[in-house]
Molecule: transfer RNA
Organism: Parcubacteria group bacterium
RNA sequence: GCUCAGGUAGCUCAUGUAGUAGAGCGUCAGUCUGAAAAACUGAAGGUAGCCGGUGCAAGUCCGGCCCUGAGCA
Numbered sequence: 001g002c003u004c005a006g007g008u009a010g011c012u013c014a015u016g017u018a019g020u021a022g023a024g025c026g027u028c029a030g031u032c033u034g035a036a037a038a039a040c041u042g043a044a045g046g047u048a049g050c051c052g053g054u055g056c057a058a059g060u061c062c063g064g065c066c067c068u069g070a071g072c073a
Base pairs, nucleotide, nucleotide: 001072002071003070004069005068006067007066010025011024012023013022019056027043028042029041030040031039049065050064051063052062053061
């Protein structure tokens, strides 16, 4: 330098062919306990890497850029 994959909650990752963004773990609160752990219930937490385009509507499609990983030279 070229090619490919990826960037979504604190972490690991989903999100059918565009139509109200989710799970597990973690955190907090509650139930339970003498007190904890475990278990159960609930809650908080997101401008979906950045900018632009298409479109009634974009995490999703298109372009540019940034970052991470893999391959080739």